[in-house]
Context: one part of a larger RNA
RNA sequence: CUCUCUCUAAGGAACUCGGCAAAAUGACCCCGUAACUUCGGAAGAAGGGGUGCCACCGCAAGGUGGUCACAGUAAAGAGGCCCAGGCGACUGUUUACCAAAAACACAGGUCUCUGCAAACGAGUAAUCGGACGUAUAGGGGCUGACGCCUGCCCAGUGCCGGAAGGUUAAGGAAGUCGGUCAGGGGUUCGCCUUGAAGCUGACGACUGAAGCCCCGGUGAACGGCGGCCGUAACUAUAACGGUCCUAAGGUAGCGAAAUUCCUUGUCGGGUAAGUUCCGACCCGCACGAAAGGCGUAACGAUCUGGGCACUGUCUCGGAGAGAGACUCG
Numbered sequence: 001c002u003c004u005c006u007c008u009a010a011g012g013a014a015c016u017c018g019g020c021a022a023a024a025u026g027a028c029c030c031c032g033u034a035a036c037u038u039c040g041g042a043a044g045a046a047g048g049g050g051u052g053c054c055a056c057c058g059c060a061a062g063g064u065g066g067u068c069a070c071a072g073u074a075a076a077g078a079g080g081c082c083c084a085g086g087c088g089a090c091u092g093u094u095u096a097c098c099a100a101a102a103a104c105a106c107a108g109g110u111c112u113c114u115g116c117a118a119a120c121g122a123g124u125a126a127u128c129g130g131a132c133g134u135a136u137a138g139g140g141g142c143u144g145a146c147g148c149c150u151g152c153c154c155a156g157u158g159c160c161g162g163a164a165g166g167u168u169a170a171g172g173a174a175g176u177c178g179g180u181c182a183g184g185g186g187u188u189c190g191c192c193u194u195g196a197a198g199c200u201g202a203c204g205a206c207u208g209a210a211g212c213c214c215c216g217g218u219g220a221a222c223g224g225c226g227g228c229c230g231u232a233a234c235u236a237u238a239a240c241g242g243u244c245c246u247a248a249g250g251u252a253g254c255g256a257a258a259u260u261c262c263u264u265g266u267c268g269g270g271u272a273a274g275u276u277c278c279g280a281c282c283c284g285c286a287c288g289a290a291a292g293g294c295g296u297a298a299c300g301a302u303c304u305g306g307g308c309a310c311u312g313u314c315u316c317g318g319a320g321a322g323a324g325a326c327u328c329g
Stems, first nucleotide, its partner, number of pairs: 001324008010315002014313001019310001027051005036041001038145001052067006068072001080308007087300002092104002108143007120129003146295004151225003156222002158218005165213003171207002175203006181195005226244005253287001254284001265281005
């Protein structure tokens, strides 16, 4: 010097990103216990007091009296607490080996598909799952207890419905032109010409479904939810007006927020002093309503701020025990 541990005057978080670590609390009995609340909770809230031994009484719990002490639960093991805010309702689940969380799940909500040989999934298939279930069931998507709510836009995209018109495949097809074949004609043989039916090739008016175009619906479907200018008898601001654009121009609620760039915004609170925190304001760079909005008791090895208690975290060190390190062996 390192590790594990014990004690430490005075102070008591001044340490530090942060009370990390340590200290402190701790059993049982009695008294007592706030806001808030979904009336269950919050609660072991908080905060106090008691505990030995002896005698007597009592089944016991305990009571009464006596007595010793600085100290009486115990050999050990055995909640620190309070206030406020964010997130997630909750118990659960997870990155086996750096993340346990505000992530996942969750009851509940809603949309959608599915009439049973269901939809959907596995498999080439047989077949199986779904389910020995049957719409109070099953699959898929989103949301995520509960409370109050969930606004406007269907122009684009998707989905659903519609079928008048347009477009449209294979197929069908009147017909047209060839070939074959047949007759006739001419030839250095390449041919020319005519032709009913059949066979055959090309073209083909016309016919021809869904789809698309088209018409309508649909947002807890994908998504979207404006700009400029002027105006009130101080000023400032603009309930009001004008104008352009749009499918429609963000409603309620919330708001410097897990979202605010400017920003340590401004004001208030807390501190002697506060980029954090709490309450407000609103100019929301760039919140906003099931990729839910705003609240919310309880819950949390969650995140943030504050306080009490407590301490070697620190001022600032010191002493000690054990084990190493070092020397000899």